[in-house]
Context: one part of a larger RNA
RNA sequence: CGCGGAAAUUUGAGAAGGCUCAUCCCUAGUACGAGAGGACCGGGAUGAACAAACCUCUGGUUUAUCGGUUGUGAUACCAAUUGCAGUGCCGAGUAGCCAUGUUUGGUACGGAUAACCGCUGAAAGCAUAUAAGCGGGAAGCCGUCUUCAAGAUUAAAUUUCAUAGAUCCCCACUAGACGAGUGGGUUGAUAGGUUCCAGGUGUAAGGCCCGCAAGGGUUUAAGCCGAGGAAUACUAAUUGAUCGU
Numbered sequence: 001c002g003c004g005g006a007a008a009u010u011u012g013a014g015a016a017g018g019c020u021c022a023u024c025c026c027u028a029g030u031a032c033g034a035g036a037g038g039a040c041c042g043g044g045a046u047g048a049a050c051a052a053a054c055c056u057c058u059g060g061u062u063u064a065u066c067g068g069u070u071g072u073g074a075u076a077c078c079a080a081u082u083g084c085a086g087u088g089c090c091g092a093g094u095a096g097c098c099a100u101g102u103u104u105g106g107u108a109c110g111g112a113u114a115a116c117c118g119c120u121g122a123a124a125g126c127a128u129a130u131a132a133g134c135g136g137g138a139a140g141c142c143g144u145c146u147u148c149a150a151g152a153u154u155a156a157a158u159u160u161c162a163u164a165g166a167u168c169c170c171c172a173c174u175a176g177a178c179g180a181g182u183g184g185g186u187u188g189a190u191a192g193g194u195u196c197c198a199g200g201u202g203u204a205a206g207g208c209c210c211g212c213a214a215g216g217g218u219u220u221a222a223g224c225c226g227a228g229g230a231a232u233a234c235u236a237a238u239u240g241a242u243c244g245u
Base pairs, nucleotide, nucleotide: 001151005161006160007159008158009157010156014148015147016146017145020048021047022046023045024044025043026042032037050105051104052103053102054101058099059098060097061096065092066091067090068089069088070085071084072083073082074081075080109143110142111141116136117135118134119133165243166242167241168240169185170184171183172182173181190236191235192234193232194231195230196229197228199225200224201223206219207218208217209216210215
């Protein structure tokens, strides 16, 4: 840009993906075979690799979380805090992201067939699966399963609407390079803040007691806390404009 306009919900022409393998058990030590050995068919179990989704568990990462600690500088000093040194180094670690973790998947079935196996059957009084006709038959083919999909210009359908609806702008994130997408914009819980909770770290500072001191104990499972959950309009989503009909 197209499909009269708009919102929402669908159909599926077409396209892509998937389709795997192994071991063990039963049938059965049966059929077969002198024995050694050892099945078809059918049923069941466990796994491997692969794929998708997810983060409850396990385990990573987690430079805006907590703690320990070295050197040095600063806040006059003590204490406390803080800058720099690869996050100074180290010990842990939520959300998120992730695999080595968890869950799920390949099935079954139908149709037409290949090699191959048949039925009936003439040409050719026989024979012949073929000439007419009719069957069986594969991890393969077409469906069935998953995903995309009306630029499928054959531009589909259904419902509702007609001053309909959409955008700019703003607050954000299940989204994201930017556009886009999704949620929200005071008739509001969209984000921040605050409070509570979960969770992390591991018992703050100050005071008191003990010790000559380093330090220990108590107040104190304290103090602090990024992303998680909930509540709450305190802050910011103001007011408006444009397109469209």